[in-house]
């Protein structure tokens, strides 16, 4: 240096002005973000040669929208809790399989979906507002009591309604990988 094991931390960005509107980082209108590996003709930068034109080799560096992964979402052998003889719902966890998003135009060239230039596009899942009626609470305030008024938050009904890449949650989770360390084979 390779190849394998173990360990260790790391390991995703972005809402700002205006406009509607009772209500919007959700909706228009303009702006703002782009995870990891491959590729890769860029751009630096080192060496060697060189007929001084460049030619080899190497280091970084290089595509959200080309391949392909991972987040999310469904399924799911198998395991573990349940379990105190066996055992049911259920919890958690889970190889794997599935689903899954978006790019052209023109220039330059032997070559470019990736370089330059202009114009598109894409972004899991669940949450989000208000009026009104009812129940049952709780707080205050009226009454001499029955009673009865405002308000809060909560529970069902009925009307209208606003729609998230960026808010807020699952997530102090999971993660593709990248690196360090240590062991082992070569």
């Nucleotide at each position: 240096a390779c190849g394998c094991g173990c360990u260790g931390g790391c390991g995703g960005g972005a809402c700002u002005c205006g406009g509607u509107g009772a209500a919007a980082u959700u909706c228009c209108g303009a702006a703002c973000c782009g995870g990891c590996g491959g590729u890769a003709a860029u751009g630096c930068c080192c060496u060697g040669c060189u007929c001084c034109g460049g030619c080899a080799g190497g280091g970084c560096u290089g595509a959200g929208c080309c391949c392909g992964c991972g987040a999310c979402c469904c399924g799911g052998a198998c395991g573990u809790c349940g379990a105190u003889a066996c055992c049911a719902a259920g919890a958690c966890g889970g190889a794997c399989g599935g689903u899954g998003g978006a790019u052209c135009u023109g220039g330059u060239g032997a070559g470019a979906c990736u370089c330059c230039a202009g114009a598109g596009c894409c972004g899991a899942c669940g949450g989000u507002u208000g009026a009104u009626c009812g129940g049952a609470c709780g707080g205050c305030c009226c009454u001499c009591g029955c009673g009865g008024g405002c308000c809060g938050a909560u529970c069902g009904g009925u009307c209208a309604g606003a729609c998230a890449g960026u808010c807020c949650g699952g997530a102090u989770g999971g993660g593709a990988g990248a690196c360090a360390g240590c062991g082992c084979g070569c």